Source information
A computed fold for a 523-nucleotide part of an RNA from uncultured Nitrospina sp., annotated as large-subunit ribosomal RNA, domain I. It matches the Rfam family "Bacterial large subunit ribosomal RNA". Rfam links the family to the GO terms ribosome and structural constituent of ribosome. The source organism's lineage runs through Bacteria, Pseudomonadati, Nitrospinia, Nitrospinaceae and Nitrospina. Its mean pLDDT, the model's own confidence on a scale to 100, is 80.
Context: one part of a larger RNA
């Protein structure tokens, strides 16, 4: 030095899975001065971190459900509790330190002073009352809003109203019942989803950008002011009577004539005249019948041969299925255990119906004399913006500035006419739509260098800060986790035992590199 052989180091690789990507959606979805969200200190007999709780402190009442065991993971010892129903589950309540919107004042040293009350804005009927502030994973709407990039250079373009920032809001938001659209027919609020169509069009006519009716789906709902008329017929508070109650009626104050209630919209409306009359709905009460739901019930072999440590395997012969889904049991189990199909369910919460009260009182049909229908608005030159919007999208600035239904607005250049259409210059609104911090459910997705950064971790650790950030799964069926003896200084070993096996806790397979002794090539 090659080779084999035992070994040692090391954690690949097989297995397996407490985790996690992802999709889906019938189910859910705000919280907060009644102090959230998140922290901090506590808090157990013995208790560092984790979980739970809050000085009543791994917990207190109470009403359910369960039925023999518990005192979190978490083992032990100690002491307790429990068929007078614990533990545990679902349900309501109590307590809930101290910081933080954090609000008595003042820190920011989760602390200190002060006090029976006591932050600040807004608003109200004002010695009082009432809202608001902060947070929230991604959805939303609104007010700012880049730049890398693309034009193979760059300035308009483009990326892109995209990231970002900021307000504000909801369980969805936004947008919504025509001054709409279309074209001689006609349709009839929005919002989504296909398609129209990469089409009309816009565009240093470059790069690129880029719609709308219309049709085929999902869902579908319609309403209320202002004004003409009318004038207190109205509304809150308190208090007394009736009623279970809604609600009535009386009576005090107060709000309202700068108008409360009534009526009141495109088949216009007030209004004139003529006829009709107790519906529809709102609330309260009772019932019933649903739906969710701790939890209950829920079939059929633990027969038979052989292996084995074990039998769920094998052999032989039965049995149930509205349950052969899954998962557990000493290998692979319909019929062993959880459970599954199937029925059933208090208390609570929601949905419906129904009956019975209580409130309120409308339609129609002719007439058109009067009245009324949202102003610095509609429309407009100029200037910026924005859009597919091109002469023909919307906005904003800025200078002009109507009508009044015999009126006004649109109808993709203008201007005149006919035709056609619809009624601005006030509000409001379910659902189909988006997300997914949560729930459940599934997977020709991973299976410990994968899969989330994380099999628990925003943790050790790094940095003055923002901030960046790991590694780490596996005995066995059960701990039976190795008693006694030998040995040693102490380990280690080694006899003997536990186990199917030593698999011996650094513990399951145990590859490679690597390193040791042996024998052999080899005198």
């Nucleotide at each position: 030095c090659u080779a084999c052989u035992a070994g040692a180091u090391g954690g690949a690789u097989g297995a397996c899975u407490u985790g996690g990507c992802u999709c889906g959606a019938a189910a859910c979805g705000c919280c907060g001065a009644a102090g959230a969200a998140g922290g901090a200190c506590g808090u157990g007999a013995c208790a560092a971190g984790c979980u739970g709780c809050g000085a009543u402190a791994a917990g207190c009442u109470c009403c359910g459900g369960c039925g023999a065991g518990c005192c979190g993971a978490a083992u032990g010892u100690a002491g307790g509790c429990a068929u007078u129903g614990a533990a545990c589950c679902g349900g309501a309540g109590a307590u809930u330190u101290c910081c933080g919107a954090a609000u008595g004042a003042g820190a920011c040293u989760u602390c200190u002073c002060a006090a029976a009350c006591c932050a600040g804005g807004c608003c109200c009927a004002a010695u009082g009352g009432g809202u608001c502030g902060g947070g929230g994973a991604a959805c939303g709407u609104g007010g700012g809003g880049a730049a890398u990039u693309g034009a193979a250079g760059c300035g308009u373009c483009u990326u892109a109203g995209u990231a970002c920032c900021c307000g504000c809001a909801g369980g969805a938001a936004a947008a919504g019942a025509a001054a709409u659209c279309a074209a001689u027919u006609g349709a009839g609020a929005u919002g989504c989803c296909g398609u129209c169509a990469g089409u009309a069009g816009g565009g240093g006519c470059g790069a690129c950008c880029g719609a709308a009716a219309g049709c085929g789906g999902c869902u579908c709902a319609g309403u209320u002011c202002a004004a003409a008329c009318u004038g207190a017929a109205u509304c809150c508070c308190g208090u007394a009577c009736a009623g279970u109650a809604a609600u009535g009626u009386a009576u005090g104050g107060g709000a309202g004539a700068u108008g409360u209630g009534g009526u009141g919209a495109u088949u216009g409306g007030a209004c004139u005249u003529c006829u009709a009359u107790u519906a529809c709905g709102g609330c309260c009460u009772u019932u019933u019948u649903u739906u969710a739901g701790a939890c209950u019930u829920g079939a059929a072999g633990u027969u038979u041969u052989c292996u084995g440590g074990a039998a769920c395997g094998u052999u032989a012969c039965a049995c149930g299925c509205u349950a052969c889904a899954g998962g557990g049991u000493g290998a692979u189990a319909g019929u062993c255990c959880c459970g599954u199909a199937g029925a059933g369910g208090u208390a609570u919460a929601g949905a419906a119906a129904a009956a019975g009260g209580u409130c309120c009182u409308a339609g129609g049909a002719a007439g058109u004399a009067u009245c009324c229908c949202g102003a610095g608005u509609a429309c407009u030159g100029c200037c910026u913006c924005u859009u597919g919007a091109g002469a023909a999208u919307g906005a904003g600035g800025u200078g002009g500035g109507a009508a009044u239904a015999u009126g006004g607005g649109g109808g993709a250049c203008a201007u005149u006419a006919a035709c056609c259409u619809c009624c601005a210059a006030a509000a409001c609104u379910a659902a189909a739509u988006a997300c997914g911090u949560u729930u459940c459910g599934a997977g020709u997705c991973c299976g410990a260098u994968a899969g989330c950064a994380u099999a628990g971790a925003g943790u050790a650790c790094c940095g003055u800060g923002a901030g960046g950030g790991a590694a780490a799964g596996u005995u066995g069926a059960a701990a039976a986790g190795a008693a006694u003896c030998c040995g040693u200084g102490a380990c280690a070993g080694g006899a003997u035992u536990u186990g199917a096996a030593a698999a011996g806790a650094c513990u399951c397979u145990g590859a490679a590199a690597u390193c040791u002794a042996g024998u052999a090539g080899u005198c």
It was read from a public genome assembly.